[in-house]
Context: one part of a larger RNA
RNA sequence: CUGGGCGUAAAGGGUCCGUAGGCGGUCUUUUAAGUUAGAUGUGAAAGCUUGAAGCUUAACUUCAAAAUUGCAUCUAAAACUGGAUGACUAGAUUAUUGGAGAGGUUGAUGGAAUUACCGGUGUAGCGGUGAAAUGCGUAGAUAUCGGUAGGAACACCAGUGGCGAAAGCGAUCAACUGGCCAAUUAAUGACGCUGAGGGACGAAAGCGUGGGUAGCAAACAGGAUUAGAUACCCUGGUAGUCCACGCCCUAAACGAUGAAUACUAGAUGUAGGAUUUUUUCUGUAUCGUAGCUAACGCAUUAAGUAUUCCGCCUGGGGAGUACGGUCGCAAGGCUGAAACUC
Numbered sequence: 001c002u003g004g005g006c007g008u009a010a011a012g013g014g015u016c017c018g019u020a021g022g023c024g025g026u027c028u029u030u031u032a033a034g035u036u037a038g039a040u041g042u043g044a045a046a047g048c049u050u051g052a053a054g055c056u057u058a059a060c061u062u063c064a065a066a067a068u069u070g071c072a073u074c075u076a077a078a079a080c081u082g083g084a085u086g087a088c089u090a091g092a093u094u095a096u097u098g099g100a101g102a103g104g105u106u107g108a109u110g111g112a113a114u115u116a117c118c119g120g121u122g123u124a125g126c127g128g129u130g131a132a133a134u135g136c137g138u139a140g141a142u143a144u145c146g147g148u149a150g151g152a153a154c155a156c157c158a159g160u161g162g163c164g165a166a167a168g169c170g171a172u173c174a175a176c177u178g179g180c181c182a183a184u185u186a187a188u189g190a191c192g193c194u195g196a197g198g199g200a201c202g203a204a205a206g207c208g209u210g211g212g213u214a215g216c217a218a219a220c221a222g223g224a225u226u227a228g229a230u231a232c233c234c235u236g237g238u239a240g241u242c243c244a245c246g247c248c249c250u251a252a253a254c255g256a257u258g259a260a261u262a263c264u265a266g267a268u269g270u271a272g273g274a275u276u277u278u279u280u281c282u283g284u285a286u287c288g289u290a291g292c293u294a295a296c297g298c299a300u301u302a303a304g305u306a307u308u309c310c311g312c313c314u315g316g317g318g319a320g321u322a323c324g325g326u327c328g329c330a331a332g333g334c335u336g337a338a339a340c341u342c
Base pairs, nucleotide, nucleotide: 004313005312006311007296008295012310014201015200016199017198021194022193023192025088026087027086029084030083031082033081034080035077036076037075038074039073040072041071042070049065050064051063052062053061054060091191092188093187094186095185096183097182098181099180103177104176105175106174107173108172109171110154115149116148117147118146119145120144121143125136126135162169163168206247207246208245209244210243211242215241216240220236221235222234223233258309259308260307261306262305263304266287267286268285269284270283271282272281273280274279291298292297315342316341317340324335325334326333327332
């Protein structure tokens, strides 16, 4: 190794692209590397195993055989794998005609609301709480009407609805742009799947430079509460939140479920097509048979039945720590032990 696992017990990489590698559709002819059969040579002796023999027996010793499952060469076979050759269309891709969509980037525009300022009306309170106080207000607040400014977010539509590889994406319009779905024929002819390294993207927070700052709000200040209150509640409030460019690279990055392909009862909604008789394709959701599961549950969107490739796990703590390496401006990230202990 034969012969374990990864939804919740340890374990699926955050996601995709893709190099090497691994694996790979149907048919023909051929080859003979793998494969199979046979032959020859070799595979020291001793030992092991079997059968005999010798010491009174045994251990022991001697003889013979077997074994030595290997390697090399030769001959043969051609189903399967591989190589070569020619062909095919069911995989894959392209063309055509339609279609849906918060997919992405950039620019422009809009209304509601909050806040501030200006002006009018108006007068003593407002605000806040469990109750208060800090706070604001006769230098005229709160309320109300009109105007101006600025920033951020886009009510209703809105839906276990849609799109995207994931992160994620929601006002309107325009430009540029990626992917997807269906139908019909046509074209190429295995061009495919996975993917160690590698590359790209990657919420929030955080970092650098320069802007911006309405609201909210870590830190901070004050008022309360309390035995205390470095909190919860209240009044304020700076980073930040926003924009541009450059970093960071982590999340319960979750469906806690890697990707691809094939097969295995149905029922009910819903979204987008084809067809309008019913069906059918793609997505999404609920239930459920077989089967699976320790159970919960999963169940054609599998955790069922199988194949291919990758990643990962091996008692708890020590520890995602130390050391080393590498990346980063830093914060820190990635890689990642041991002693000891139960």
The part of an RNA shown here (small-subunit ribosomal RNA, central domain) has 342 nucleotides and comes from an uncultured bacterium.